[in-house]
Context: one part of a larger RNA
Molecule: large-subunit ribosomal RNA, domain III
Organism: Thiohalorhabdus sp.
RNA sequence: GAGUAACGAUAAAACGGGUGAGAAUCCCGUUCGCCGUAAGCCCAAGGAUUCCAGGGUAAAGCUCAUCUGCCCUGGGUUAGCCGGCCCCUAAGGCGAGGCCGAAAGGCGUAGCCGAUGGGAAGCAGGUUAAUAUUCCUGCGCCUGUCCGACAAUCACUUGAGCGAUGGGGUGACGCAGAAGGGUAGGCCAUCCGGGAAUUGGAUGCCCGGUUGAAGCCGGUAGGCGGAGGGACCAGGCAAAUCCGGCCCCUCAUAACGCCGAGAGGUGAUCACGAGCCCAUCAGGGCACAAAGUGGCUGAUCCCAGGCUGCCAAGAAAACCCUCUAAGCGAGAUUGUUGGGCAGACCGUACCGCAAACCAACACAGGUGGGCGGGGCGAGAAGCCCGAGGCGCUC
Repeated sequence: GAGUAACGAUAAAACGGGUGAGAAUCCCGUUCGCCGUAAGCCCAAGGAUUCCAGGGUAAAGCUCAUCUGCCCUGGGUUAGCCGGCCCCUAAGGCGAGGCCGAAAGGCGUAGCCGAUGGGAAGCAGGUUAAUAUUCCUGCGCCUGUCCGACAAUCACUUGAGCGAUGGGGUGACGCAGAAGGGUAGGCCAUCCGGGAAUUGGAUGCCCGGUUGAAGCCGGUAGGCGGAGGGACCAGGCAAAUCCGGCCCCUCAUAACGCCGAGAGGUGAUCACGAGCCCAUCAGGGCACAAAGUGGCUGAUCCCAGGCUGCCAAGAAAACCCUCUAAGCGAGAUUGUUGGGCAGACCGUACCGCAAACCAACACAGGUGGGCGGGGCGAGAAGCCCGAGGCGCUC
């Protein structure tokens, strides 16, 4: 320079009460304002205790501070069914042998690793200051293993059945478009509870509520496939009763089989449930808590790995089903049903379009996915509002 610029989005504050040495800034209350395909809610990445409680105010906080993502001391993360680990493979990586290379090393078969993909199973309510599909309550489900009951079938050496790193099926997939059936959600009415009322209206008006899952039963709207039996075979690198090929028979606008939402029933004699009264917070009482029904609308979600069209022709492997090989083999398989045991380990707090991540900062920047209500509207635009969250620390 200068007590100058600045104090980081122009979404906005005001008053009353409380605490305190001290209050524009902390807490409570009443108004006001802002966001509302977000400035709300949930996940992933990343961060790593920032979460909750008590205490504190030197520094940090662009002012203040009794406050805080700050300091101190304690506390907090509970899983067979969420995710990982596990099984499987993609790009890619590694790579026994192998090929190449003065060396280092490069490439690469089998194989192994590798999710952003495939593979078993959980919902609703309650609870903590802080966790919950994890704890508790209620109702379920899956996998492995062992034991049993009943039924059917086959077999006991002319051998049923089991049996894979092997065969086959399945898994299994593009893009665009259209229609149908549903559901979530929404709206209106109904019903229940409460309120106002002095004046026309009172079967009227105002406010709030009118809610419930997985699972199980059943097999619908609809979609797909011809189905069954027998003979033979140089194919599926061996074998096969499986798959494939071919022939014959029976039945075929069907039957049958497969896929398949949702509604309905059950779950539920259960849970939840408004308001009123007391209480500064917490919490308590009515409380063994009222009603809890119908219509309309309607998705970008489900049926759907569906259907139709098109050309550029749209992962793999395991699980699963089936077939046999070597081998095992005297009881076994299938179906229904009952019971016992086991289900380890890791993550789980909190932020998460942000003051907690990436940007030197509590930085107007950047950051993948899901949900995303109402009125007007073609709309996830725009404007206004709900739930919820904020008024951006002078």